This is a predicted structure of a 79-nucleotide RNA (c-di-GMP-I-GGC riboswitch aptamer) from Sulfurovum sp.

[in-house]
RNA sequence: CUGCACAAAGCCAAACUGUCUGCAAGGACAGGACGGAAAGCCAUGGGUCUUCUCUCCGAAGAUCGCCAGGCUGCUCAGA
Repeated sequence: CUGCACAAAGCCAAACUGUCUGCAAGGACAGGACGGAAAGCCAUGGGUCUUCUCUCCGAAGAUCGCCAGGCUGCUCAGA
């Protein structure tokens, strides 16, 4: 540097349920596992969603487990 979720040691945790929170999208905690070689971090570009305005434009927010990009990292194998 490349590859690997059909290895090992581990790790994360979808849907759903309960509680709390938010105008909302959503978020947090607990349970729970659909999945994941970065499902670790960053809202930078795009997409989607929410709120205000609402003819358009615009503003604020959300989603990194939507796509791309950036930074960092474990095991094993190869160079």
The model forms 95% of the base pairs in the Rfam consensus.